Predicted 3D model of a 475-nucleotide part of an RNA (small-subunit ribosomal RNA, 3' major domain) from Synechococcus elongatus ARKK1. The source organism's lineage runs through Bacteria, Bacillati, Cyanophyceae, Synechococcales and Synechococcus elongatus. Its Rfam family is "Bacterial small subunit ribosomal RNA". Gene Ontology terms of the family: ribosome and structural constituent of ribosome. Its mean pLDDT, the model's own confidence on a scale to 100, is 85. RNAcentral holds the full RNA, with entries from ENA.
[in-house]
Context: one part of a larger RNA
RNA sequence: UGACGGGGGCCCCCCCAAGCGGGGGGGUAUGUGGUUUAAUUCGAUGCAACGCGAAGAACCUUACCAGGGUUUGACAUCCCCCGAAUCUCUUGGAAACGAGAGAGUGCCUUCGGGAGCGGGGGGACAGGUGGUGCAUGGCUGUCGUCAGCUCGUGUCGUGAGAUGUUGGGUUAAGUCCCGCAACGAGCGCAACCCACGUUUUUAGUUGCCAUCAUUCAGUUGGGCACUCUAGAGAAACUGCCGGUGACAAACCGGAGGAAGGUGUGGACGACGUCAAGUCAUCAUGCCCCUUACAUCCUGGGCUACCCCCGUACUACAAUGCUCCGGACAGCGAGACGCGAAGCCGCGAGGGGAAGCAAAUCUCCCAAACCGGGGCUCAGUUCAGAUUGCAGGCUGCAACUCGCCUGCAUGAAGGGGGAAUCGCUAGUAAUCGCAGGUCAGCAUACUGCGGUGAAUACGUUCCCGGGCCUUGUACA
Numbered sequence: 001u002g003a004c005g006g007g008g009g010c011c012c013c014c015c016c017a018a019g020c021g022g023g024g025g026g027g028u029a030u031g032u033g034g035u036u037u038a039a040u041u042c043g044a045u046g047c048a049a050c051g052c053g054a055a056g057a058a059c060c061u062u063a064c065c066a067g068g069g070u071u072u073g074a075c076a077u078c079c080c081c082c083g084a085a086u087c088u089c090u091u092g093g094a095a096a097c098g099a100g101a102g103a104g105u106g107c108c109u110u111c112g113g114g115a116g117c118g119g120g121g122g123g124a125c126a127g128g129u130g131g132u133g134c135a136u137g138g139c140u141g142u143c144g145u146c147a148g149c150u151c152g153u154g155u156c157g158u159g160a161g162a163u164g165u166u167g168g169g170u171u172a173a174g175u176c177c178c179g180c181a182a183c184g185a186g187c188g189c190a191a192c193c194c195a196c197g198u199u200u201u202u203a204g205u206u207g208c209c210a211u212c213a214u215u216c217a218g219u220u221g222g223g224c225a226c227u228c229u230a231g232a233g234a235a236a237c238u239g240c241c242g243g244u245g246a247c248a249a250a251c252c253g254g255a256g257g258a259a260g261g262u263g264u265g266g267a268c269g270a271c272g273u274c275a276a277g278u279c280a281u282c283a284u285g286c287c288c289c290u291u292a293c294a295u296c297c298u299g300g301g302c303u304a305c306c307c308c309c310g311u312a313c314u315a316c317a318a319u320g321c322u323c324c325g326g327a328c329a330g331c332g333a334g335a336c337g338c339g340a341a342g343c344c345g346c347g348a349g350g351g352g353a354a355g356c357a358a359a360u361c362u363c364c365c366a367a368a369c370c371g372g373g374g375c376u377c378a379g380u381u382c383a384g385a386u387u388g389c390a391g392g393c394u395g396c397a398a399c400u401c402g403c404c405u406g407c408a409u410g411a412a413g414g415g416g417g418a419a420u421c422g423c424u425a426g427u428a429a430u431c432g433c434a435g436g437u438c439a440g441c442a443u444a445c446u447g448c449g450g451u452g453a454a455u456a457c458g459u460u461c462c463c464g465g466g467c468c469u470u471g472u473a474c475a
Stems, first nucleotide, its partner, number of pairs: 001475002003472003007469006016458001019423004026314006033307001034305002042053002064300007073125001077124002079121005086103007107114002127289002130287003136283002138278003141274001143272001148187006154163003167178003193266004198234007207224003212221002237260001240254005316416001320375007332363003337356002343350002382413001387408007429451007
C1' cells in the first nucleotide's frame, strides 16, 4: 500500500421487510448429470453451465458408429496429354462408384493456338470440427451502470509511498458547493444518440370524413378541418414563488404545464478481476495424422432409460368449465411468397383462382371480455397423460424419429416438506398475436398489443456493493 475480520461509523440495492404471483408435490416438453450403447459427436459446470452454442438432428445438417469405396484426393494453385461443354440410354450396385453404347461438335483466333469446362498422369502440395483457450488474436460473460480508476507539476517522507481523491454539507453519481499544500488534467458519471409522451408547421395517397351530395359499404364526387403517416421545429432549465440551509450547493412545498426535478424506456459498461468462456464461428504459434486423425456413400446414432437435478408448459377447478350470440388491437411478414371470395369435407385440409413487390391485396375471425343457456362441488360436463382406429400435410423418404385432424380411451393430479425465485406501475399477474429459424416441425426465443393490481412502517437483521477508520503473526 492492499486484502481480510462472526471490528467500528456513514450510505446504497426487490437485499431484507410489506405485498402479489410462482417453482419445490402431479403429468408432459426441454436441457444436464448418471447409466446404457457399435455410436449414444463435441463444448458449456457455483453465482456468471443446465429451453446454453442449437434462430429449429427423419436424409442433409453431422463433427459419432457399422459397413462399402477413393488416395494429388470433396476443395486451391502450378506442369504435361486427351476431349468442346453437355445430354440420353443399357448394365452391376444399398448408394458412392464402376462397365458399355449413342447424340453433340459451340466462343475467340495471326490457323500455331487460346479461354472455359470435362477426363487421365506425375510431383510440389491439399485436407484435419485432431491436441493445447495454461502459447495467442478477436469476441463474450462477470463484479456492475457499481462510482470509481489514474496522471502531470508541486509539497511531505531516507524509502515503499502519501497528498490531490481526506474533511463539513449535498447528490442517482469523485454530482455540485464550502474548506484544505495543493493546483490542474485524463478515463469513467451526466449530457450529446434512439424511442415514447404535448404541440406547431410542411405534405395529403394507398390514409382520414366535420360540412354538401351519393352508396349495401368513405363506395364515389368533394374536402385535408380531424385521425393518422413522416420530415423539420418548439417545449423542462430547479426557470418562477414560499420555506429550510452557511449569504453556498442543495432539499421540501407550491404555481403554471402534456410532461417536474435524471419525465419514462433503450443504446452506451472506466482502470481492472476471475490463467473465467470460446483453437467447434473465424484467425493463428507449436505439436500430431498423411492409402488416414483426410475424403465419398448407404444405414444407424445424436431421439437410448431403473434414476437425480435445472428451466418451462398444463392442471388440480365455480373469480371455473362448456355451448350459442356479440365487440375491440399492435408489432410484423409476403413472389421458390402471402393467398381472398364462392365450392367440397365434422375437421386437419382439398379444390379454386381474384388481388398484392403491398398505409391499396393477403396472412387477419385476436383472446381474455360482454349478453344468454347449461353444469352444482363430484376425480365431476375439472384435468388432459396414455393407448387404439381412421384420416390430412410437408418431403425422394415420416419404421427407428415429424406435425396436425376426427372418433374412442380417459392416467396422475383435491394447491404441494425442508428449503427457494421474480417483481415497485402501465410494473406483477393474466390474455392472445406476430416474427426469425424453417420443405415440414415451437410449451423455446425475440418482439407486440389487450385487461390491469397489491405493498414499501422502516434499514435492526440476511446477500451483494461504495467511502472513512481500526486490528493483523496474511501478500